[in-house]
Notes: Predicted 3D model of a 73-nucleotide RNA (transfer RNA) from an Elusimicrobiota bacterium. The source organism's lineage runs through Bacteria, Pseudomonadati and Elusimicrobiota.
RNA sequence: GGGCCGUUAGCUCAAUAGGUAGAGCAGCUCCCUCUUAAGGAGAAGGUUACAGGUUCGAUUCCUGUACGGCCCA
Numbered sequence: 001g002g003g004c005c006g007u008u009a010g011c012u013c014a015a016u017a018g019g020u021a022g023a024g025c026a027g028c029u030c031c032c033u034c035u036u037a038a039g040g041a042g043a044a045g046g047u048u049a050c051a052g053g054u055u056c057g058a059u060u061c062c063u064g065u066a067c068g069g070c071c072c073a
Base pairs, nucleotide, nucleotide: 001072002071003070004069005068006067007066010025011024012023013022019056028042029041030040031039049065050064051063052062053061
């Protein structure tokens, strides 16, 4: 230098012919318990890496950039 893959909640990951962004764990509140842990219930938490484009509508399609990984040179 070229090619491919990845980037979504604090962490690990889902989410397809474009149509309300979810789960588990962690944290928070409550119940239970002498207390803790375990168990039960509930609520909260997101600029879907960044910048543009297409579209009525983009996590999803297109372009560029950044970061990480693999392969080739």
It was read from a public genome assembly.